Formats: sequence, C1' cells, structure tokens
RNA sequence: UGGCGGAUCGUCUAACGGUAGGACGGAUGGUUUUGGUCCAUCAAAUCGGGGUUCGAUUCCCUGUCCGCCAG
Repeated sequence: UGGCGGAUCGUCUAACGGUAGGACGGAUGGUUUUGGUCCAUCAAAUCGGGGUUCGAUUCCCUGUCCGCCAG
C1' cells in the first nucleotide's frame, strides 16, 4: 500500500429493516448470627459523519481504530 473481516451496557455475547435482549459484574432490598449461596427490583450500550427508508444495530458511502492475508 492492496484485499478480506470486525467495532453493541463495565466485560462477554444476541438481535427478518419494526420496543436494543441475555449472562457475568454493579446498586438496593429480602433470606442468613456474619459472609457466601439463593430470591426480587433497578441502572447500564449500538465507533464518528453523511445517505436510502414511514422507520437503520441491520442496507449504501466515507472516516477512525483493531485483526488476518498478500506485497
């Protein structure tokens, strides 16, 4: 430099173009002598900028970063 792939709660991981969910972790409460386990509730995210669309995490363009391959 070129080609290909990827970027979603703190972490990991889902999501036919139609309410962004789950697990772990965190907070609060319950249970317990305490801790742990268990139960209930809560908070928490779509890499940036444009476009298409009634509607975009999803499709298109572009940028940034990461990985793989080639040179």
Record summary
A computed fold for a 71-nucleotide RNA from a bacterium, annotated as transfer RNA. The coordinates come from a structure-prediction model, not an experiment, and the mean pLDDT is 81. The sequence was found in a public genome assembly. It matches the Rfam family "tRNA". Gene Ontology term of the family: triplet codon-amino acid adaptor activity. Rfam classes the family as a transfer RNA.